[in-house]
Context: one part of a larger RNA
RNA sequence: AGACGGGAGUUCGCACAAGCGGUGGAGCAUGUGGUUCAAUUCGAUGACAACCGAAGAACCUCACCAGGGCUUGAAAUGCUGGAAAAAACCGGCGGAAACGCUGGUGUACCACAAGGAUGCCAGCACAGGUGCUGCACGGUCCUCGUCAGUUCGUGGCUUGAGCUGUUCCCUUAAGUGGGGCAACGAACGCAACCCUUAUCGUAUGUUACAAGUGUCAUGCGAAACUGCCUCCGAUUAGGAGGAGGAAGGCGGGGAUGACGCGAGAUCAGCGUGGCCCUCUGAUGCCCUGGGCCACACACGUGCUACAAUGGAGCCGACAAUGCGUUGCGAAGCCGAGAGGCGGAGCCAAUCGCAUCAAACGGCCCCCCAGUUCAGAUUGAGGUCUGCAACUCGACCUCAUGAAGUAGGAAUCGCUAGUAAUCGCGGAUCAGCUAUGCCGCGGUGAAUACGUUCUCGAACU
Numbered sequence: 001a002g003a004c005g006g007g008a009g010u011u012c013g014c015a016c017a018a019g020c021g022g023u024g025g026a027g028c029a030u031g032u033g034g035u036u037c038a039a040u041u042c043g044a045u046g047a048c049a050a051c052c053g054a055a056g057a058a059c060c061u062c063a064c065c066a067g068g069g070c071u072u073g074a075a076a077u078g079c080u081g082g083a084a085a086a087a088a089c090c091g092g093c094g095g096a097a098a099c100g101c102u103g104g105u106g107u108a109c110c111a112c113a114a115g116g117a118u119g120c121c122a123g124c125a126c127a128g129g130u131g132c133u134g135c136a137c138g139g140u141c142c143u144c145g146u147c148a149g150u151u152c153g154u155g156g157c158u159u160g161a162g163c164u165g166u167u168c169c170c171u172u173a174a175g176u177g178g179g180g181c182a183a184c185g186a187a188c189g190c191a192a193c194c195c196u197u198a199u200c201g202u203a204u205g206u207u208a209c210a211a212g213u214g215u216c217a218u219g220c221g222a223a224a225c226u227g228c229c230u231c232c233g234a235u236u237a238g239g240a241g242g243a244g245g246a247a248g249g250c251g252g253g254g255a256u257g258a259c260g261c262g263a264g265a266u267c268a269g270c271g272u273g274g275c276c277c278u279c280u281g282a283u284g285c286c287c288u289g290g291g292c293c294a295c296a297c298a299c300g301u302g303c304u305a306c307a308a309u310g311g312a313g314c315c316g317a318c319a320a321u322g323c324g325u326u327g328c329g330a331a332g333c334c335g336a337g338a339g340g341c342g343g344a345g346c347c348a349a350u351c352g353c354a355u356c357a358a359a360c361g362g363c364c365c366c367c368c369a370g371u372u373c374a375g376a377u378u379g380a381g382g383u384c385u386g387c388a389a390c391u392c393g394a395c396c397u398c399a400u401g402a403a404g405u406a407g408g409a410a411u412c413g414c415u416a417g418u419a420a421u422c423g424c425g426g427a428u429c430a431g432c433u434a435u436g437c438c439g440c441g442g443u444g445a446a447u448a449c450g451u452u453c454u455c456g457a458a459c460u
Stems, first nucleotide, its partner, number of pairs: 008460006015451002019414005026304008034295002042053002064290007073126001077125006088105007110115001128277002131275003137271002139266003142262001144260001149188006155164003168179003194254004199222007208213001225248001228242005306407001310366002313363004322353003327346002332341003373404001378399007420443007
């Protein structure tokens, strides 16, 4: 000088409290540990691992296992030699394929030649490695933490390390601002500048509405600054209340993450030092099949429920974000349905996904029961994608109907258009194990006395 303290003072945060809804019990989905296995590839492990890398494991992916095969190699650059003759194309046999053996067609360019170019074979340099080390590294990322801190120049103080400034008083979300002060200034952070949303004006309007128009789209501009009033405060900074206003006192949200700490994570995204494997034929490369989907258990994260604020049937209404040419695919027809036939239109404010929704409203049935709740599991029949759904896909129909009657100790999220609840879209993607993730809108609460306590953080 720090760090720490079951020391003190002050302050903050869904940290507690006050509330609302969950998890922990059930079934299933998914990830992890463990066990098993020929293999169940690898990494991530308190917070900061565990629907995490994975925004798509049937083959591929793929790194794992079994078996089969190749070695100058699947791809790269260069050299030497050889036989061919460009190249290229079509077969046959063995085989699960890879691969091995083998046959045929066909010959080009500048040319006198040398030679160049191309593929094949042999050889040589070399390639190749998701092999090891994240405790050799770059880059990127996580956390403390969107916390309010971290420093520097000059000066001053101190024998010195160092201190001061940055402490103190008031204030703020803030080292924000004001005052004071051996300090005066400055830098990185804070804030603002950026995007979006809420109001209004205005310009334009191809497709939006039937024209005109302006809900709407795109652009520009205005508007909010404690500006005005009252009170408090030190006549400050500022605080409390009010007016006007679409909006107040940072209006809501996003992007933005200081100096640093954790030898935090990643050599498997990529790059890369070192080491290791490679004519003993592989830790390289190709293929077929399997595995990553196993299952006595244990844990995490979710979905669906246990019902009447509900379930079933019929009728009726209201969104927004997005996506679409190897694509979205309308009308019409067939099928009970998944779906099929069909192809209009659309490179999309035009057409389609998409009736654009569900919760919601109206009518009616159920009458508290393991039920007209719940839907696991299983049987049968089908549809679609794909070379191929046995291991191991999704969906439809009929049948079957399990556990479950609100979940112990414990524990999580959330302060407003939030929680809760309802559906819709997208990425990845042939298809999908998505209940995940990222967005979008609909309906729309309760509570906060307070800071003693728990956790984390800040200053002295």